[in-house]
């Protein structure tokens, strides 16, 4: 130095959580790195430890161990911009929405030389007083009906009275008419009244609306869009407090896989 056979070692690692601390089961990252048993009221180990029990594979090396540097999946902690949601407050914060406007412009429509806006004149509408007519309500007259046991009238059966008789007298019921009263009616008449209607007359008023007249000579009105002005308000936006949630950037720490370099490490037999 080579070959054969063994042994040490290796057969994942990291973060989090739990723990006095270290491991494991759990969860997560990376990777593809054997199997079995127990293990979150946990299982196990111990003064620095990088699991416990039992098997399999690999095996002294590019594969095991140590150390330096680079890279860096992922994770933890801290700070915390800004954001989402919600509550409370502010009250116009160059904004939106709402309301208003004869602010300006555009568009559409209507109307206008058979004469627009504005102005002038005369009236009406409006207010007060008064009054005709109608109508409404009430009362009275009129009219119809009813209506008097007796104290209204007429006629008065029966009965009563007078009389010798002839004949008279008073008179109840009934019937008829009527007074006071009661009820109906609306054809008619009279009177009173009003939150009544249409007019007449007189006075007032002139902001608005309507009509007419004479001048005058081109716009006027509505809708809609935009501009401008003003206002109110919390319905949004906006500002602020608080709560909750999420967490960029940054800092620190841990760190797998991977890469570069260096060092270390058995036994036996044979050649």
């Nucleotide at each position: 130095c080579c070959g054969u056979g063994c042994u040490a070692g290796g057969u994942g690692g990291g973060g989090u959580g739990c723990u006095a601390g270290g491991g494991g089961u759990g969860c997560c990252c990376u990777a593809c790195a054997u199997c079995c048993g127990a293990a979150a009221u946990c299982c196990u180990c111990u003064u620095c430890a990088u699991g416990c029990g039992g098997a399999g594979c690999u095996g002294a090396a590019c594969u095991c161990c140590c150390u330096g540097c680079c890279u860096g999946a992922g994770g933890a902690u801290g700070c915390g911009a800004u954001g989402a949601c919600a509550u409370c407050g502010g009250g116009u914060c160059a904004g939106c929405g709402c309301u208003g406007g004869c602010u300006c412009g555009g568009u559409c429509g209507a109307u206008g030389g058979u004469g627009a806006u504005a102005a002038c004149a005369a009236g009406g509408u409006c207010c007060c007083g008064u009054u005709u007519c109608g109508g409404c309500g009430g009362a009275g007259c009129g009219u119809c009906g009813u209506g008097a046991a007796c104290c209204g009238g007429g006629u008065c059966a029966g009965g009563u009275c007078c009389g010798g008789a002839a004949g008279g007298a008073a008179g109840c019921a009934g019937c008829c008419c009527u007074a006071a009263g009661c009820g109906g009616u609306u054809u008619g008449c009279u009177c009173c009244g009003g939150g009544u209607g249409c007019g007449g007359c007189g006075g007032g008023g002139u902001u608005g609306c309507c009509u007419u007249g004479g001048a005058g000579g081109a716009g006027u009105c509505g809708a809609u869009c935009g501009u401008c002005c003003a206002g109110a308000a919390c319905g949004c936006g906006c500002c602020g407090u608080u709560g909750c949630u999420g967490g960029a950037c940054c800092a620190u720490c841990c760190a797998a896989c991977g890469g570069c370099g260096g060092g270390g490490u058995g036994c036996a037999c044979g050649g």